[in-house]
RNA sequence: AAAGGGCACAGCCGGUGAAAGCCGGUGACGCAAAGCCACGGGCCUUCGCUUCUGAUCGCGUCCGUCUGAAUCAAGGCCGCCGAGCUGCCGAA
Numbered sequence: 001a002a003a004g005g006g007c008a009c010a011g012c013c014g015g016u017g018a019a020a021g022c023c024g025g026u027g028a029c030g031c032a033a034a035g036c037c038a039c040g041g042g043c044c045u046u047c048g049c050u051u052c053u054g055a056u057c058g059c060g061u062c063c064g065u066c067u068g069a070a071u072c073a074a075g076g077c078c079g080c081c082g083a084g085c086u087g088c089c090g091a092a
Stems, first nucleotide, its partner, number of pairs: 006031002011026006029079001035085002039082003042077003048072001050070003054066003
């Protein structure tokens, strides 16, 4: 090189989760590490924490509950990049 084999984007269906996402099926956009690993960078999400906001009781305050916002991963992504680990075939 060739041949054999491998993985499976988006979408759709089912499950799961607060979400991001993940799992199974279907499906192939692509992939020579699209095998493993969240260690560094990056990206996604915000149940919950904290702070604030408005609503809620005759009124005020506190608490509670609810709405919305900001912030933060302890939740994720290795099919974004890098590091680390492992690895199939291979003619002339």
The RNA shown here (c-di-GMP-I riboswitch aptamer) has 92 nucleotides and comes from a soil metagenome. The model forms 95% of the base pairs in the Rfam consensus. Model confidence (mean pLDDT): 84 of 100.